RNA sequence: GCCACCUUAGCUCAGUUGGCAGAGCGGGCGCUUCGUAAGCGUCAGGUCCGCGGUUCGAUCCCGCGAGGUGGCU
Numbered sequence: 001g002c003c004a005c006c007u008u009a010g011c012u013c014a015g016u017u018g019g020c021a022g023a024g025c026g027g028g029c030g031c032u033u034c035g036u037a038a039g040c041g042u043c044a045g046g047u048c049c050g051c052g053g054u055u056c057g058a059u060c061c062c063g064c065g066a067g068g069u070g071g072c073u
Stems, first nucleotide, its partner, number of pairs: 001072007010025004019056001027043005049065005
């Protein structure tokens, strides 16, 4: 330098042929217990990497950028 892939909750990751954003773990609260742990229930938590474009509508499609991983040279 070239190519491919990834970027969504505190962490690990799903997701939608474009229309409600989710799970597990973690956190708060409650139930249970003599008490703790475990277990169960419930609640909170998100600018979906940035900018621009397409569209009635973009986390999703297109372009440019940023960061990361791998490969080639």
About this RNA
The RNA shown here (transfer RNA) has 73 nucleotides and comes from a Patescibacteria group bacterium. Its Rfam family is "tRNA". The family's RNA type in Rfam is transfer RNA. Model confidence (mean pLDDT): 81 of 100.